Predicted 3D model of a 103-nucleotide RNA (Glycine riboswitch aptamer) from Hydrogenispora ethanolica. RNAcentral holds the sequence, with entries from Rfam. The organism belongs to Hydrogenispora, within Bacteria. Of the family's consensus pairs, 90% are formed in the model.

RNA sequence: AUGAUGAUUACGGGAGAGCGCCAUGAGGCCACCGAAGGAGCAAGUUGGGCCAAGAGCCAUUUGACCCAAUGAAUCUCUCAGGUUCCAUGACCGUAAUCGGACC
Numbered sequence: 001a002u003g004a005u006g007a008u009u010a011c012g013g014g015a016g017a018g019c020g021c022c023a024u025g026a027g028g029c030c031a032c033c034g035a036a037g038g039a040g041c042a043a044g045u046u047g048g049g050c051c052a053a054g055a056g057c058c059a060u061u062u063g064a065c066c067c068a069a070u071g072a073a074u075c076u077c078u079c080a081g082g083u084u085c086c087a088u089g090a091c092c093g094u095a096a097u098c099g100g101a102c103c
Stems, first nucleotide, its partner, number of pairs: 006098008018030001020029003031083003037079001038077003044070006051063003
């Protein structure tokens, strides 16, 4: 299922920050932006260790602490990208296509 999540294509909307300086073939330097991409992490969950309580001991339960794994973004970083226009642009809408069960 009159088709979920997801993916592709087309059209439309879509922010921020210097038309900076030097050189002039490429480039170099300073200041800045975050919404291509990339990277980082909270609570929680899982596992291990250790301590306490109940308990005669073990097992089991609960709680605290330590370590590891997992764990989101429009948050953070500013590598990449960007700071007139053009182009790009997360995300949103519309239409079509793929796909086939979750949201």